[in-house]
């Protein structure tokens, strides 16, 4: 800085109390928490085939782009990012949508 955040993911083992970003709620958790381990889920990123374009020192090589393949590099595996905030629309309280802060993850 750009993308993406309602989908999905164990009735294992180890392990002992804490987790859910921060605050502030509400939860979860000894019918066992955090961590690791093993399984799993996704396809962001790399490799790989293909199609198509464009260049160019044109039996070809390099780049953008699409579909697909895999699962090497990340993540991730309660609840919408568990709920909040600010701005604008639409219907009183509330809710829904849209942009935006925060904050996550890849690149």
């Nucleotide at each position: 800085u750009u993308a993406u955040c309602a989908a999905g993911a164990g009735c294992g083992g180890u392990g002992g109390a804490g987790g859910g970003a921060a605050c502030g709620g509400c939860c979860c958790u000894g019918u066992g928490a955090a961590g690791c381990c093993c399984g799993g889920c996704a396809a962001c990123c790399a490799g790989c085939c293909c199609g198509c374009c464009a260049g160019c020192a044109u039996c070809g090589c390099u780049g953008a782009c699409g579909c697909g393949c895999c699962a090497g590099g990340u993540g991730c595996c309660a609840a919408c990012g568990c709920c909040g905030g600010u701005c604008c629309g639409a219907g009183u309280a509330c809710u829904c949508g849209g942009a935006c802060a925060c904050g996550a993850u890849a690149a």
Model confidence (mean pLDDT): 83 of 100. This is a predicted structure of a 107-nucleotide RNA (SAM riboswitch aptamer (S box leader)) from a soil metagenome. Rfam family: SAM riboswitch aptamer (S box leader). Its family is annotated with regulation of gene expression in the Gene Ontology. Of the family's consensus pairs, 97% are formed in the model.